[in-house]
Context: one part of a larger RNA
Parts: sequence; C1' cells; structure tokens
RNA sequence: UGACGGGGGCCCGCACAAGCAGUGGAGCGUGUGGUUUAAUUGGAAGCUAAGCCAAGAACCUUACCAAGGCUUGACAUCCCGUGACGGAUGUGGAAACACAUUUUCUCCUUCGGGAGCACGGAGACAGGUGGUGCAUGGUUGUCGUCAGCUCGUGUCGUGAGAUGUUGGGUUAAGUCCCGCAACGAGCGCAACCCCUGCUGUCAGUUGCCAUCAUUAAGUUGGGCACUCUGGCGGGACUGCCGGUGACAAAUCGGAGGAAGGUGGGGACGACGUCAAAUCAUCAUGCCCCUUAUGUCUUGGGCUACACACGUACUACAAUGGUCGUUACAGAGGGCAGCGAAGUCGCGAGGCGGAGCGAAUCCCCAAAGGCGGCCCCAGUUCGGAUUGCAGGCUGCAACUCGCCUGCAUGAAGUCGGAAUUGCUAGUAAUUGCAGGUCAGCAUACUGCAGUGAAUACGUUCCCGGGUCU
Repeated sequence: UGACGGGGGCCCGCACAAGCAGUGGAGCGUGUGGUUUAAUUGGAAGCUAAGCCAAGAACCUUACCAAGGCUUGACAUCCCGUGACGGAUGUGGAAACACAUUUUCUCCUUCGGGAGCACGGAGACAGGUGGUGCAUGGUUGUCGUCAGCUCGUGUCGUGAGAUGUUGGGUUAAGUCCCGCAACGAGCGCAACCCCUGCUGUCAGUUGCCAUCAUUAAGUUGGGCACUCUGGCGGGACUGCCGGUGACAAAUCGGAGGAAGGUGGGGACGACGUCAAAUCAUCAUGCCCCUUAUGUCUUGGGCUACACACGUACUACAAUGGUCGUUACAGAGGGCAGCGAAGUCGCGAGGCGGAGCGAAUCCCCAAAGGCGGCCCCAGUUCGGAUUGCAGGCUGCAACUCGCCUGCAUGAAGUCGGAAUUGCUAGUAAUUGCAGGUCAGCAUACUGCAGUGAAUACGUUCCCGGGUCU
C1' cells in the first nucleotide's frame, strides 16, 4: 500500500422481510455424470458447466467404430507428356471403385503457339476437428451497469508512499455543492444513438370511411377529415409555486401537462480479477503423423441404461373437463416459396390451382363470452405405455423422424429437508410467429391477449461500495 476479520460506522441490491407462482414428490422431453459399448467423437465443471458449443445427429452433418479402397492425394501452386472430360454397354464389388469395349476436347491465333479443362508421371509439397488455451492473437463469461480506476504539475515524507480521491451535505452515480496544499486532466457515470408514450406538419396507395350514393362485403363511385403508415419537427428542463436546507447542491409537496424529476425499455460494460473459456469458428509459435493421426465409401454409433443431478413440459382437476356457438391481436415470414376458393377423406392429408416477390395474396389466435352435460370419483381428471390401421418428408424412417384415427388407460389426490424467479403492463396465465430446417421444437428468440398480490422496514442471511 493492499487483502482479510464470526471488529466498528454509513449506504445499496428481489439480499432478507411482505407477497405471488414454482422447483425438490409423479410421468415424460432434454442436457450432464456414471455405467455399458467395436464406437457410444470432442469441448464446457460452484456461483460464471449441465434445452451450453448444437439457430434443429435417419444418410450427409461427423470429428467416433468396423470393413473395403487411394497414396503428389478430396483441396492449392509449379514442371513434363497426352487429348480429353463426359456419355453408352458389360464384368467384379455392399458402395466407393477397378477393368474391358465404343464414342470423343473447348476458346483465341500472327498457324509458331497461347489460355482453359481433364488424365497420366516426377518431386517440391498438400493435408491433419492430432497435442499444448499454462507459448499466443482475436473473441467471450464473470465480479458488475458495481462506482469506481488513474495521470500531470505542485506540496508533504529519508523512503515505500501520501495528498488530490479524505471531511460536511446530497445523488442512481467520484452526481453535484461547500470546505480543504492542492490545482487541473483522462478512462468510467450521465448525455449524445434506437424503440416506445403525447402532438404539429408533409404525403394518401395496397391503408382509412365522418358526410353523400351504393353493396352480401370499404364492395364500388367519391373523399383524405379520422385511423394508420414514415419523413421532418415540437415537447420535460427541478422550467414554475410553496416548505425544508447553509444564501448552496439538493430534497418534499403542489400546479400545469400525454408524460415529472434518469418517463419506460434497449444498445452501451472503466482499470482490473479468475494462468476463467475457446488451438473444434478463425488465425498462429512449437511439437507430432506423412501408403497415415491424411483422404474416399458402405454400414453402425453420437439415440445404449440397475442409477444420480440440472433444466423444461404435462398434470394431479369444478376458478375445472367436454360439446356446440360467438368475438377481439401484434409481430414476423413467403418463388426450388406462401398457397386461397372448390372438392375427396372421421382425420393427418390428397386433388386442385386463384392470388402474391406482397400495407394488395396466403398464414383459423387462444385463454374469453353464451348455452348444454359431468357432480367430487383415480372420475367425462390425467395422459404415460402398448396394439392395429393410415398420412407426410425424403434415395432411404429397422436401428432412429413427425403427424392422424380406433383401441389401451400407468404413475399422479399439490409434493420432506432444502431451494428458485419476480416490485407493474411486472409475476402468473393464454395463444401466435420466426430462425435453424427436405422432414423433425415441451428448446431458443420475439410478439401480442387477460392481468394480480405485496414492500412495516434494514435486526438477521448473501453479494457489493465507502471510511476507520
């Protein structure tokens, strides 16, 4: 000077408390450990690994295993030779591939040749998801959006260092004010950026419909008021009033206002910590392999299953289940695509093909409302599991996809110790869309609908800041 203390003071945070909904018990999805295996590829490991890398393992992917091939190689540059490559047929083979027969280069040209492509040959070399993240770059997590971390000059101290940055107030904030041997400055905070909440103006189709006419329907004439869309502006600054305060910073209350004291949300992450993570995104030093640790192919595996853990989903019912009927979104996607009407099928789906490169066409919102049944049961709860019959994608659903119908109808009656999230359009609950994607979503990322309870307070638990 730091760090630490079951030392002290002050302060903050869904940290506790006050509440709501969960997890931990059941079934199942998924990830991990373990075990198993020819292989179950590899990485991630308290918080900060475990629906993580992976925004989607049937083949491919794929790195793993078995078997079969190749050796200048699947890929790049250079040299020499040839003219093809490809196509067709046959034989062997699981395929990759090997062999045989047949056919057979393209463009430019000064006709010397050149360029491209393919095959063969020689070697220089290629190649490696092989090792080391404790050799590295880059990127990322985390403390933590916590309020801190430093520098120049000056001063003090023999010096390490101190001061500034401490003190009195205040703030979300090292935010600001006052004081002070300090005076200034930088990286952070805040602001500048994006979305959202109010409004003016410009614009009016594919959007909208108040007035007029019209229709089954904003459907059409008409209109651009309104809604909406998206450009440019306005608006909020403790600006105004009062109290408190040190005449300060500020704070409390009020007015006006769509919004009030950072309006709400996002992006944004200081100096550093963890030899944190990543050599398997990529790049890269060194080491290692070079008829194999490279490369091609078929099949298998990553999907195993006494078990343990994490994280989701579905439930255990009446604030419910089921049947009928009836409303109301936002955001996003669409040409190897979205696919309407019509029609066939109980249904998944099939046929069909209008319209749409989309404010034009397509993509049913569901909880909710209304009415009927159920009458507290392992049930008209719950849907696991299993059988049969089908559909779709795809070369191919056996290992190992998703969906439909009929039948079957398991555990489960609210969950021990323990433990998680959340302070408002939030939690809870309800659907919808998207990326990935041939197919496959209970995951992820978004979107809207309905919409709470509670916060006395800071003694305690956890983490952090500051002074001592």

This is a predicted structure of a 468-nucleotide part of an RNA (small-subunit ribosomal RNA, 3' major domain) from an uncultured bacterium.
Model confidence (mean pLDDT): 85 of 100.